[in-house]
Context: one part of a larger RNA
Formats: sequence, structure tokens, C1' cells
RNA sequence: CUGGGCGUAAAAGCGGCGCAGUGCGGCUUUGCAAGACAGAUGUGAAAUCCCCCGGUUCUUUUUGGGAACUGCAUUUGUGACUGCAAGGCUAGAGUUUUGCAGAGGGGGAUGGAAUUCCGCGUGUAGCAGUGAAAUGCGUAUAUAUGCGGAGGAACACCAAUGGCGAAGGCAAUCCCCUGGGCCUGUACUGACGCUCAUGCACGAAAGCGUGGGGAGCAAACAGGAUUAUAUACCCUGGUAGUCCACGCCCUAAACGAUGUCAACUGGUUGUUGGACGGCUUGCUGUUCAGUAACGAAGCUAACGCGUGAAGUUGACCGCCUGGGGAGUACGGCCGCCAGGUUGAAACUC
Repeated sequence: CUGGGCGUAAAAGCGGCGCAGUGCGGCUUUGCAAGACAGAUGUGAAAUCCCCCGGUUCUUUUUGGGAACUGCAUUUGUGACUGCAAGGCUAGAGUUUUGCAGAGGGGGAUGGAAUUCCGCGUGUAGCAGUGAAAUGCGUAUAUAUGCGGAGGAACACCAAUGGCGAAGGCAAUCCCCUGGGCCUGUACUGACGCUCAUGCACGAAAGCGUGGGGAGCAAACAGGAUUAUAUACCCUGGUAGUCCACGCCCUAAACGAUGUCAACUGGUUGUUGGACGGCUUGCUGUUCAGUAACGAAGCUAACGCGUGAAGUUGACCGCCUGGGGAGUACGGCCGCCAGGUUGAAACUC
């Protein structure tokens, strides 16, 4: 390479958009004949391989003949399939209209509970903390309690196997701007589609730069304990950080450990958003689109999956090829740094 694979053994890319693609593509009519198929002709050196008959007895070898050389070129034909050209269609895709649900995104304003701090009042010796303590706070009046104020961060209940988003993710309330989705009937365009290397934008947390902010929490750090030790677990403090604006970083058990799209294949029970019905008007039936539980067939090494497939198939991209060395070294590219990405070998079992 081929083959075989990618939920859990190695391997699904973090999720999307999308150019190129000797990647793929709905129904139908006509034409062309590039691919394709069939025939003919020429060529495909000899030797070799295979078959036959000889030459010394096949021991090895060998003359001659045939077949083959699965290829290429020219030419004649076919018109199913692919392609190309012209035309038509509506089942894919999209647009329009009517509704609907939603923590989808960005910006602004406002609110209440709680923690902390400050001021004043009441009040007196403890408070806090733990397995037990101690460090710590407190007669300079703490803790507790009442009133007032400041400031920052997060939004109890509702709340749910609930909803939305491509993923990361998104939750107080109101306003403004804005993306997507679903259902239903009508009208329209007429294959406009699918996938997508390179590319582009997005991408939790931590971290970095500049400037703000800083209530609580809290790496580092300090102290007290525990312990044989205790650079920990526990306790008292506490700085970066966590928050905001702008700019970087680009990684995660970024998980459903399951790429995207399409078609087909028994059911049952919830739940969310629609549409259409039936009647006893709060029950029930049908049908789409989600989200869960269980399970026929089938699949699987088993666990399990099971119309939302890991079933049966097709299209396209990515990835894997024994463990360690190693996601390391070197080089390239990116980055302010941290580092990221691409990514070996010797050696060893």
C1' cells in the first nucleotide's frame, strides 16, 4: 500500500461557514458520442512462461510450431448508463405569507434578599473555630440586637429526564437592536443540492498586556493544629485572580468519550412546542418537530445500542495501525510571555 477499523481496547476533528476538488448528485425529452460496450485491421521484436511434435534414453538441455503477450493506435457500429449541449417538471433545496415557543446573542436602565465595612443607639464579657484545640477578634466595648449609609458580586423560590444555541455556553425584572428554529395552508423559483483539504470567523476555565474596580471567595504566602515527618488534608488570616473595557492566548474527561448529510426498517410509556379533529369541555385521537425511559428484529468481544441506531445502505471529509521512549527532541509556522501546532529516531519490552 491493500485490508480492517474509529461509544468503552489505537482512532470522530472543539463545533461551524465555505472556495477548490481525476468528490458525489432528483424526475423527464431530444441531440452529440468524450467515457463505456461490441466488431474489424495494424502493431504488441526475439528469448522467457504454457501446450504439441521431434532430436541423445527427457538426466540436464535444445530445434521447430502453436497459444499467449490481458496493451496501444486507427476505423465501423450501439445509444442503456456516466458525461456534454439544449428544453421541460416539482417530490430535494430555497423564497413569500399567517401564527408560535424560547436562560439564543449585543447594549442600556432598574430591583430585592444576603455577606462585608462605616456611623449612631441598646447592652456586657466573651466571640469565632474544631474530632479536640490553638493561632485570631474583644473592656480602645467585640459577638448579639435596632436604625441609617457605602460598595462590589451573584440573582433564592419559579426549576423540570424543561427550554434555546453550531459548539463553547446561556437564568432577577424591563426597554432597544438582532440571529436562528418549528407548525400550517397558499403562491413563487426550478436541482439552485450534499460533503468539504487549504482558508475564515467562533471557541469554558486558567493565563498574559493596558486602564479601571475590588464585597465575598481564594492559588501563592504567613501563622495555629495534626503527624515519626506534614512543603498536605482541618483552622485563623491573606495577595494575585475572580468583576468591567479593549487587545491576546486557542487548550479541556471541549463527552453522547458516538463526524456531517440522505434513504429504509415492529412497538410501548412520559414530557416540550405547534397543526388538524372527536365529543360528555377536560378528556381523547391523528400528525409534524424536539427531549427522555423501556424494549421486536438486527448488530456487538461483551457491556450495551435499538426509527434521536452502535440496525440495513449510499455520498464526502478527518483519524488509527503493539507498549514505553513521547505528544518528547530537532526544524518550520503562530504567540508579548506562558506556550500552542506540526511531529520523529536511537534504545527497550
Molecule: small-subunit ribosomal RNA, central domain
Organism: uncultured bacterium